[in-house]
């Protein structure tokens, strides 16, 4: 970053499976991406089990609120690595 070559990856959705839930793995399937390779390091954003408080009762429970130490790298930036090489 090219109306290039050779290629890679795989959104949504179905299915099956781990998970409290976000979400993740495998299979099918392509919206798209020059890093849509890798890393949770700074931001952001999602969830809220477990724990706190409160409220229905005397308990069990349930229901609301606060939390990441859980997730998202196809949110944004940062690090690290990588294919090809025209302008």
């Nucleotide at each position: 970053g090219a109306u290039a070559a050779a290629g890679g990856c795989a959104a949504a959705c179905c299915u099956g499976u781990c998970g409290a839930a976000a979400g993740g793995c495998a299979g099918g399937g392509a919206c798209g991406c020059a890093a849509a390779g890798u890393c949770a390091u700074g931001g952001g954003u999602c969830u809220a089990a477990a724990g706190u408080u409160g409220u229905g009762u005397a308990a069990a429970c349930a229901c609301a609120g606060c939390c990441a130490g859980g997730a998202c790298c196809g949110c944004c930036a940062g690090a690290c690595u990588g294919c090809c090489g025209a302008a």
Molecule: c-di-GMP-I riboswitch aptamer
Organism: Anaerolineales bacterium